[in-house]
Context: one part of a larger RNA
Molecule: small-subunit ribosomal RNA, 5' domain
Organism: metagenome
RNA sequence: GAAUGAACGCUGGCGGCGUGCUUAACACAUGCAAGUCGUACGAGAACGUCUUAGCUUGCUAAGAUUAGUAAAGUGGCGCACGGGUGAGUAACGCGUGGAUAAUCUACCUUCGAAUCGGGGAUAACAUUGCGAAAGCGAUGCUAAUACCGGAUAAUAUCUAUGGUUCUUCGGGACCUUAGAUCAAAGAUGGCCUCUACUUGUAAGCUAUUGUUUGAAGAUGAGUCCGCGUCCCAUUAGCUUGUUGGUGGGGUAAUGGCCUACCAAGGCAACGAUGGGUAGCUGGUCUGAGAGGAUGAUCAGCCACACUGGAACUGACACACGGUCCAGACUCCUACGGGAGGCAGCAGUGAGGAAUUUUGCGCAAUGGGGGAAACCCUGACGCAGCAACGCCGCGUGAGUGAUGAAGGCCUUCGGGUCGUAAAGCUCUGUCAAGUGGGAAGAAAAUAUAUAAAGCCAAUACCUUUAUGUACUGACGGUACCACUGAAGGAAGCACCGGCUAACUCCGUGCCAGCAGCCGCGGUAACACGGGGGGUGCAAGCGUUAUUC
Repeated sequence: GAAUGAACGCUGGCGGCGUGCUUAACACAUGCAAGUCGUACGAGAACGUCUUAGCUUGCUAAGAUUAGUAAAGUGGCGCACGGGUGAGUAACGCGUGGAUAAUCUACCUUCGAAUCGGGGAUAACAUUGCGAAAGCGAUGCUAAUACCGGAUAAUAUCUAUGGUUCUUCGGGACCUUAGAUCAAAGAUGGCCUCUACUUGUAAGCUAUUGUUUGAAGAUGAGUCCGCGUCCCAUUAGCUUGUUGGUGGGGUAAUGGCCUACCAAGGCAACGAUGGGUAGCUGGUCUGAGAGGAUGAUCAGCCACACUGGAACUGACACACGGUCCAGACUCCUACGGGAGGCAGCAGUGAGGAAUUUUGCGCAAUGGGGGAAACCCUGACGCAGCAACGCCGCGUGAGUGAUGAAGGCCUUCGGGUCGUAAAGCUCUGUCAAGUGGGAAGAAAAUAUAUAAAGCCAAUACCUUUAUGUACUGACGGUACCACUGAAGGAAGCACCGGCUAACUCCGUGCCAGCAGCCGCGGUAACACGGGGGGUGCAAGCGUUAUUC
């Protein structure tokens, strides 16, 4: 000099864009942060509307009806994303480059094939038992795209035969033949030629969507390897599933991953083992660079979710707002027993030099569910607080000498603050007041009409075009106009040298200053105050840390 997630002191007008628990991975009151689907399923209220009755005349009771509407339940998908934190980890964790001939991949896209026919339950519900509660049972009823058999079966899987081709010589890819094994579910809209009746349903046709089974892709993930990745040798030897082989098991998959047997290996001064510290990277800061320091915000990867352990479900977890066990802590209890996990967003206590609102909205972007309307979303978009940072603007401009008053200094002549002020003439940024007030962020969606496609069909549905309707948290915000008025807006540090800037008074080795040299013991440009000056400026200094 530059820099900071800074803090402290004094001071403080506005705006834009950012940033904001670095400490206790300490403990947490309260609210919210993951739901959705009635076009999978059974059942089906309250409220509303209508009718009747009663009197308390606006309430009670009974009945009917409707939107297939809410809560609850079965089922599906999602909850493994998104969001947080950095405790652990010196490791294939991360970075980079490869391998997978050793692998998986829900939803999505493309191309095929199929969707036949049965069965038994169970929740909800009803009745009922135990319990303070959390909750746990018993009996009975019922449905499905829930569950379980059967049929069908290839370009799937497995076994075997043969062939072509590639190869890292282990094997792989493709083709042929034979055998074995494995599947399914419907829902909704429209039509009514034919059939039946109960006349709007079933069957049928058709459209959309879903389901089953394959192939390929896309996406995501698993595993392995080369190289790189802090300090200590005042850590020198470490290792028995240890190193390798064979058989077996296990996994989506290789492998001592596990197991039985066999061999006795494997690592290490090119630093093993042990100890300490630490999430890694893109980056960030500094520097001419080389390098050094660092890893907040943003982005990628990893790890964790009160502590430790375990599996279940699932395409994916050994799962932050799931389950089980153990532990610590907190809470409830009728003392028998139960409940909980903010390192999600706010917020509280504690710790600390120190870090914000228990705000608004799903309008946009993105995500989950749904055919859709739509619902959910503390992701996100916004607003609030904080000079914490960067950037921009303002606190006026011109004129104005009797150089006013006053302060300070003085050689008492005067000098200086100083065109500074007052006064006069203007301007109107910002703030304040009044009035007006957006564009854009809006595309979708619904509906109407037309055309095309699909179709037995002029239904339905899909696509396109046009018209109409509706949707904005921010926000009465940005912005504009007007009124009035110098008003509402300047401080901080320094002035001995380094280092820009000097005098007076007070003090008298005292009180004090100080980054270094050093000042102060009676004329202190160095202490304290006044005047003056210098430097920065809504900041200025100090402290801490890095280069």